[in-house]
Context: one part of a larger RNA
RNA sequence: GCCAGCGAGUUGCUGGCCGGCGGCGAGGUUAACCGGAAGGGAGCCGUAGCGAAAGCGAGUCCGAACAGGGCGUCCAGUCGCCGGCCGCAGACGCGAAGCCGGGUGAGCUAUCCCUGGGCAGGCUGAAGCGGGGGUAAGACCCCGUGGAGGGCCGAACGGAAGUGGGUUGAAAACCGCUCCGAUGACCUGGGGAUAGGGGUGAAAGGCCUAUCAAACCCGGAGAUAUCUCGUUCUCCCCGAAAUAGCUUUAGGGCUAGCGUCGGGGGUUCACCGACGGAGGUAGAGCUACCGGAUGGACGAGGGGGCUUCGCCGCCUACCGACUCCAACCGAACUCCGAAUGCCGUCGGCCCACACCCCGGCAGUCAGAGCAUGUGGGCUAAGCUGUGUGCUCGAGAGGGAAACAGCCCAGACCGCCCGCUAAGGUCCCCAAAUCCACGCCGAGUGGCAAAGGAUGUGCGCUCGCGCAGACAACCAGGAGGUUGGCUUAGAAGCAGCCACCCCUUCAAAGAGUGCGUAACAGCUCACUGGUCGAGUGGGCGCGCGCCGACAAUACACGGGGCUAAGCGUGGUACCGAAGCGGCGGGAUGACAUUUAUAUAUCAUCGGUAGGGGGGCGUCGCGCGCGGGGAGAAGCCGGAGGGCCACCGACGGUGGACCGCGCGCGAGCGAGAAUGCUGGC
Numbered sequence: 001g002c003c004a005g006c007g008a009g010u011u012g013c014u015g016g017c018c019g020g021c022g023g024c025g026a027g028g029u030u031a032a033c034c035g036g037a038a039g040g041g042a043g044c045c046g047u048a049g050c051g052a053a054a055g056c057g058a059g060u061c062c063g064a065a066c067a068g069g070g071c072g073u074c075c076a077g078u079c080g081c082c083g084g085c086c087g088c089a090g091a092c093g094c095g096a097a098g099c100c101g102g103g104u105g106a107g108c109u110a111u112c113c114c115u116g117g118g119c120a121g122g123c124u125g126a127a128g129c130g131g132g133g134g135u136a137a138g139a140c141c142c143c144g145u146g147g148a149g150g151g152c153c154g155a156a157c158g159g160a161a162g163u164g165g166g167u168u169g170a171a172a173a174c175c176g177c178u179c180c181g182a183u184g185a186c187c188u189g190g191g192g193a194u195a196g197g198g199g200u201g202a203a204a205g206g207c208c209u210a211u212c213a214a215a216c217c218c219g220g221a222g223a224u225a226u227c228u229c230g231u232u233c234u235c236c237c238c239g240a241a242a243u244a245g246c247u248u249u250a251g252g253g254c255u256a257g258c259g260u261c262g263g264g265g266g267u268u269c270a271c272c273g274a275c276g277g278a279g280g281u282a283g284a285g286c287u288a289c290c291g292g293a294u295g296g297a298c299g300a301g302g303g304g305g306c307u308u309c310g311c312c313g314c315c316u317a318c319c320g321a322c323u324c325c326a327a328c329c330g331a332a333c334u335c336c337g338a339a340u341g342c343c344g345u346c347g348g349c350c351c352a353c354a355c356c357c358c359g360g361c362a363g364u365c366a367g368a369g370c371a372u373g374u375g376g377g378c379u380a381a382g383c384u385g386u387g388u389g390c391u392c393g394a395g396a397g398g399g400a401a402a403c404a405g406c407c408c409a410g411a412c413c414g415c416c417c418g419c420u421a422a423g424g425u426c427c428c429c430a431a432a433u434c435c436a437c438g439c440c441g442a443g444u445g446g447c448a449a450a451g452g453a454u455g456u457g458c459g460c461u462c463g464c465g466c467a468g469a470c471a472a473c474c475a476g477g478a479g480g481u482u483g484g485c486u487u488a489g490a491a492g493c494a495g496c497c498a499c500c501c502c503u504u505c506a507a508a509g510a511g512u513g514c515g516u517a518a519c520a521g522c523u524c525a526c527u528g529g530u531c532g533a534g535u536g537g538g539c540g541c542g543c544g545c546c547g548a549c550a551a552u553a554c555a556c557g558g559g560g561c562u563a564a565g566c567g568u569g570g571u572a573c574c575g576a577a578g579c580g581g582c583g584g585g586a587u588g589a590c591a592u593u594u595a596u597a598u599a600u601c602a603u604c605g606g607u608a609g610g611g612g613g614g615c616g617u618c619g620c621g622c623g624c625g626g627g628g629a630g631a632a633g634c635c636g637g638a639g640g641g642c643c644a645c646c647g648a649c650g651g652u653g654g655a656c657c658g659c660g661c662g663c664g665a666g667c668g669a670g671a672a673u674g675c676u677g678g679c
Base pairs, nucleotide, nucleotide: 001679002678003677004676005675006674011089012088013087015086016085017084018083019082020081021080022079023078024077027045028044029043033040034039049056050055059071060070061069062068092230093229095227099220100219101218102217103216104215110194111193112192113191114190115189116188117187118186119184121153122152123151124149128145129144130143131142132141133140157181158180159179161178162177163176164175165174196212198208199207200206233614234613235612236611237610238609243256244255245254246253247252257364258363259361260360261359262358263357264356265355267352268354271348272347273346274345275344276343277342283336284334285333290330291329292328294326295325296324297323301319302318303316304315305314306313367392368391369390370389371388372387373386374385375384376383397408398407399406412584413583414582415581417580418579419578423574424573425572426559427558428557432571434570435569436568437567438566439565445561451546452545455543456542457541458540459539460538461537462536463535464534472530473529474528475527476526478503479502480501483497484496485495509524513522514521585604586603587602588601589600591598592597615668617665618664619663620662621661622660623659624658625657626656633652634651635650636649639646640645
């Protein structure tokens, strides 16, 4: 891992609430117990309430009250069986880490006590002592002797620092090499002591039998688990929530909301219209308030300067209140003020698993995306909060290449029928290589911005132009003058100044650019000529271009496309589980009807969850059957049933079994890192 078997809402309660059925009924009913039985039997519930109570009583309580108000006066109960749910119990099953009690452990290990044992060999050479020197005597020095040391090197022995291997190992701590201690706080045998909030600890929370921030065994014990996982046959009807309030509450709960089922009401719901009403949002506005804020006018007051003995006074290109002019801003501003939404009344439409009330049972309290109004954030996030709507959640089908939340559309079943939606119609790939007109030339289409550009189409507008424009070509482009200043120089052209003037002209700047050291020189503006028809600027719109750098191949699904791209209009077709057709099933309502059936209409996606009906297994009671001419079981299986399932017949097997009506359950397995066994 697979297969088989086992494996989870049970049982008790003279506990509670509700429902179904039944008995009796102003009553109903017994428990232990007694009795042969009938029956007896304390009590319980109901039949009257109100008050804290005394108490009163269809009333009573508060109260001074014959004000008022509260609770009553109307409404049948009770016992049993079955079912739903709750309570108390282990209470659907499995699962802790842990807590407590009583015991068992120091044959491992920690420390201690008693008693034994062990440490090859080598090196060093302390004190003391002897001799000699030395001294007043010493100290001290030298030689020898001596043999100290948690001394040195290194086996046994003890250890475990480094590294390689091993890591389903040879081994639940090992092997190889290197390494440390090795007369000591050394190693070790035997005997003994200390025990679980306790021991022991040269202290690491270490060790106390492969277990230690509190050992192990048994017990309390099925501890508790707001947590995780699992929870077994079938069909039918309906079908949520991820919100509010409170919560030592936030992944839990309680009540409400939303679901379902039963009973009652019976159009009251929703939608549309009319009429009436509340409101302060969008917008807008602000000499209509409260605040903000730009420029200007006026200028109280202030600063600075001058003046004065002082009071005055004068100046000011500084600041500047109020007021005025112009233009603005505001969720917590409003003189104003919608649309929509909301409430009420009437009318219409509608008959839906509408609406309202009472009751049984729930589940839900992590929501997600999209669109839109907004807060937070960065006018960030597949971000976060909130309002409104939709979808997913719990929704399949078609489209978007693929793609819960986008677009279309809500799947009872069958059909080798039809029509459509979104989206499509060259091939992959069903349907137009369809029609008309225009645009794009970038493979734009088939990612992207600020910004940039004689791309191109359309529209508008302002100049110049046959009295000759624009472009090109030919020619001119002069004089005072080298303007003045500055400067070594400054001559149109380094820089500064200017009242940038005057003259000759068809025209020509005290000079547009290049150039020189400065001049020179080349140009331009401006003018004439040649030529002969358009030329230049601005704005708006459509489509394109650049901007455009990331790691395997291109950022259309592919092929490929110049339309098979984009825009506008049109016709046809394809296209879904939508709609229709045909056939079938189920549920509900209504009508007819003898049960029951038929006709009609509507409905039948579905998680949590509510409700209803069945199948099968084991056993029991009653009834009816089968079986050695072959029961159960097993294999195959015509056929039947929407399904769970049933099953003729054949084979195998060799002794029990089935059906109907009831009853009772250790009653249905694929999952729980489930349990046991087999392979």
This is a predicted structure of a 679-nucleotide part of an RNA (large-subunit ribosomal RNA, domain II) from Collinsella sp. MS5.
The organism belongs to Collinsella, within Bacteria.
RNAcentral holds the full RNA, with entries from SILVA.